Predicted 3D model of a 72-nucleotide RNA (transfer RNA) from a Puniceicoccales bacterium. The source organism's lineage runs through Bacteria, Pseudomonadati, Verrucomicrobiota, Opitutia and Puniceicoccales. It was read from a public genome assembly. It matches the Rfam family "tRNA". Its family is annotated with triplet codon-amino acid adaptor activity in the Gene Ontology. By type it is a transfer RNA. The coordinates come from a structure-prediction model, not an experiment, and the mean pLDDT is 81.
RNA sequence: GCUCUCGUAGUUCAAUGGAUAGAGCGUUGGCCUCCGAAGCCAAAAAUUCGGGUUCAAGUCCCGACGAGAGCG
Numbered sequence: 001g002c003u004c005u006c007g008u009a010g011u012u013c014a015a016u017g018g019a020u021a022g023a024g025c026g027u028u029g030g031c032c033u034c035c036g037a038a039g040c041c042a043a044a045a046a047u048u049c050g051g052g053u054u055c056a057a058g059u060c061c062c063g064a065c066g067a068g069a070g071c072g
Stems, first nucleotide, its partner, number of pairs: 001071007010025004018055001027043005048064005
């Protein structure tokens, strides 16, 4: 330099182009308990960035940035 794959909560992963983007772990608060780091309940928290297509985009297209793999 070229090609391919990927980018979503703090973290690990989901999400036929269509309902309020969900789940585990973690965090915070409450309950329970002799105690809590166990158990139960609740809450906060995310689509890398800029355009395009579409009635509707996390998803499709283009570019940028970043990560990984392969080739030279």